[in-house]
RNA sequence: GGACCGUUAGCUCAGCUGGUAGAGCGGUCGACUCUUAAUCGAUUGGUCGUAGGUUCGAUCCCUACACGGUCCACCA
Numbered sequence: 001g002g003a004c005c006g007u008u009a010g011c012u013c014a015g016c017u018g019g020u021a022g023a024g025c026g027g028u029c030g031a032c033u034c035u036u037a038a039u040c041g042a043u044u045g046g047u048c049g050u051a052g053g054u055u056c057g058a059u060c061c062c063u064a065c066a067c068g069g070u071c072c073a074c075c076a
Base pairs, nucleotide, nucleotide: 001072002071003070004069005068006067007066010025011024012023013022019056026044027043028042029041030040031039049065050064051063052062053061
């Protein structure tokens, strides 16, 4: 330098043909218990990496860039 994959909640990850975002774990409160843990109930969660474009409407499509990863090439 080239190709490809990834970036979504504090963490690990879903998200269908573009129609306005979810699960598990975690946090908080409560029940239970002598207490803790476990269990159960309720509750709490997001500029969807950044900036533009297309569209009535973008996590999703297009472009550039940033970060991480894999492979190839080049130099020495």
Model confidence (mean pLDDT): 80 of 100. This is a predicted structure of a 76-nucleotide RNA (transfer RNA) from Roseomonas sp. It matches the Rfam family "tRNA". From the family's description: Transfer RNA (tRNA) molecules are approximately 80 nucleotides in length. The sequence is in RNAcentral, with records from ENA and MGnify. The organism belongs to Roseomonas, within Bacteria.